[in-house]
Molecule: Bacterial RNase P class A
Organism: marine sediment metagenome
RNA sequence: CAAGCGAUCGCUUGUGUGCUCUGCACACGGGAGGAAAGUCCGAGCUUCACAGGACAGGAUGCCAGGUAACUCCUGGUGGGGGUGACCCCGAGGAAAGUGCCACAGAAAGCAAACCGCCGUGCCGUCGAAAGGCCGCGCGGUAAGGGUGAAAGGGUGAGGUAAGAGCUCACCGGGCUGGCGGUAACGUCGGUCGCACGGCAAACCCCAUCCGAAGCAAGACGAAAUAGGGAGGCGCUCAGGGUGGUUCCGCCCGAGUCUCCGGGUAACGUCGCUCGAGGCCGAUGGCGACAUCGGUCCCAGAAGAAUGAUCGCGACCCGUGUUUCGGCGACGAGCACGGGAAAAAAACUCGGCUUACGAACC
Numbered sequence: 001c002a003a004g005c006g007a008u009c010g011c012u013u014g015u016g017u018g019c020u021c022u023g024c025a026c027a028c029g030g031g032a033g034g035a036a037a038g039u040c041c042g043a044g045c046u047u048c049a050c051a052g053g054a055c056a057g058g059a060u061g062c063c064a065g066g067u068a069a070c071u072c073c074u075g076g077u078g079g080g081g082g083u084g085a086c087c088c089c090g091a092g093g094a095a096a097g098u099g100c101c102a103c104a105g106a107a108a109g110c111a112a113a114c115c116g117c118c119g120u121g122c123c124g125u126c127g128a129a130a131g132g133c134c135g136c137g138c139g140g141u142a143a144g145g146g147u148g149a150a151a152g153g154g155u156g157a158g159g160u161a162a163g164a165g166c167u168c169a170c171c172g173g174g175c176u177g178g179c180g181g182u183a184a185c186g187u188c189g190g191u192c193g194c195a196c197g198g199c200a201a202a203c204c205c206c207a208u209c210c211g212a213a214g215c216a217a218g219a220c221g222a223a224a225u226a227g228g229g230a231g232g233c234g235c236u237c238a239g240g241g242u243g244g245u246u247c248c249g250c251c252c253g254a255g256u257c258u259c260c261g262g263g264u265a266a267c268g269u270c271g272c273u274c275g276a277g278g279c280c281g282a283u284g285g286c287g288a289c290a291u292c293g294g295u296c297c298c299a300g301a302a303g304a305a306u307g308a309u310c311g312c313g314a315c316c317c318g319u320g321u322u323u324c325g326g327c328g329a330c331g332a333g334c335a336c337g338g339g340a341a342a343a344a345a346a347c348u349c350g351g352c353u354u355a356c357g358a359a360c361c
Stems, first nucleotide, its partner, number of pairs: 001357001004312006011031009037353002040351005045214004057210005062076005077091001078089004092205002097203002099199003114145002116141007124133003153171006172194001173192008218270004228260006239252005277296008315339007323332003
């Protein structure tokens, strides 16, 4: 970057005009992305919940900065890899506690003698002797072998019966001080023979942050139907209760009329695309980014549009070639044929991850 140009026929949408106006026609405009994907993080927006605090649960975890925010980005520090350009890192705490360390191995955590090495006792044996060797036992030794992901700092020297930070030098480490740096940290010195094996992607501890559900969120409109509430009528046209001797009166009430609130995934409108927006420039910054100025309007569907056909010219591949270059391999030109990925918006952004074609460095 995700392919260009032209013609014809369509689809969808905005605006305008006209008409025979639930629409149709015409004119002029808009019409997929780098991932529209996974739905993994972070937000906007909406509804509900919510005094405050604590617990539980979850997420994050070197430092500084950026941002609306982030688990993202940028720049550093430390570590690892690469000859190098450069790339990678789940990078708090293991002297708070608990737990685990498979297999192998003698021993896996208040370390451990299997082989080896050294000393020594006894028996045997060789030897003139000193002493050697075999076997059994006692003791020393973590330097060597072997096991393991890991065996209680590393290399060298001294030292020793043999060994050992036992001692020393250098490297590593702990503690501590100065200097540099906003910081992570670096560097220089002093001091300590070294105390603190590993695992927190085991529980856990520490610090910081975290309400829930999601555009089928949700808001509005006005009908039908059923139901609710208030009031009027309720004599003759259902009825019941009651006072009183019928007449007469009171109460309830089917029904009926008027008014009012609410509900509903019929339906319609909104939410819906002008936004933490794109492009260009200037300024500040190493950078992520920020500020200012100019300029632009760029899909909004709802069984869901964004397509099809033809032509031309590029790109790649294959074949052919009475042309050109070349000794040749081959390249260029021309002709013919073929190819061109992963994938499709559904409220909107910022990221991450995954898929995928090509070109360049």